Description
Transfer RNA from archaeon GW2011_AR10, 75 nucleotides, folded computationally. The same sequence occurs in records of 2 taxa.
[in-house]
């Protein structure tokens, strides 16, 4: 220098190919019930502007371009 894969909540991740319900789940966190108390269990709540910028579109996590970070391969 060239090619491929990955980046979504504190953590692990689904969804991306085929654009469209205000972006879901588990764990964790907070509050409550329960308990003498803690844990377990159950109920509820908060937490994301989907790595960044730009483009296409009525509409982008999803399509396109560039860049950043991580990994692998070729030279």
């Nucleotide at each position: 220098g060239g090619g491929c894969c990955c980046g979504u909540a504190g953590c692990u991740u689904a969804g991306c190919c085929u654009g469209g319900c205000c972006a879901g789940a588990g764990c964790a966190u907070u509050g409550g019930u329960c308990u003498u108390a803690u844990a377990c269990a159950c109920c509820a709540a908060g937490g994301g502007u989907c790595g960044g910028c730009g483009g296409u579109u009525c509409a982008a996590a999803u399509c396109c371009g560039c860049c950043c970070g991580g990994g692998c391969c070729c030279a």